Annotation: A computed fold for a 75-nucleotide RNA from Candidatus Adlerbacteria bacterium RIFCSPHIGHO2_01_FULL_54_23, annotated as transfer RNA. The organism belongs to Candidatus Adleribacteriota, within Bacteria. The coordinates come from a structure-prediction model, not an experiment, and the mean pLDDT is 82. RNAcentral records the identical sequence in 2 taxa.
[in-house]
Order: sequence, then C1' cells, then structure tokens
RNA sequence: GGGCCGGUAGUUCAGUGGUAGAACGCCGCUUUUGCAAAGCGGAGGUCGCGAGUCCGAUUCUCGCCCGGUCCACAA
Repeated sequence: GGGCCGGUAGUUCAGUGGUAGAACGCCGCUUUUGCAAAGCGGAGGUCGCGAGUCCGAUUCUCGCCCGGUCCACAA
C1' cells in the first nucleotide's frame, strides 16, 4: 500500500430503509433481623466522523478515523 470483517447503552452483542432492543451492570421498591438470591419498576444512546441518495438512513453509496485479520513490498 491492497482485500475482507467490525465500530450501536458502562460491558458483551442483536437489529440490514419506517420514531433503537436484550443480557449483565447501575438506581428504586417488595421480600429478609441484615445481606445475597428472586420478583416488579426506572435511568442510561446525536448508532465512530463528514458528505450523498431517498418522503424517510443504524441500515444503501462515497471519503476519512480506529480495531482485527490476510496478502504484497521493504528491512
């Protein structure tokens, strides 16, 4: 330098055009002498950045950044 995969909640990941979800974690309530566990409820996201297409973009297209992997080149 080139190919491919990925970047979404604090963490691990779903969601592949129509107002973004789960698990764990966090907060509150119930329960307990208390804790844990369990049950119920809640908070938490400009979907890596910019531009384009579209009535509408997390999703499609282009550029850039970051991570992984393979190839090439050099040493």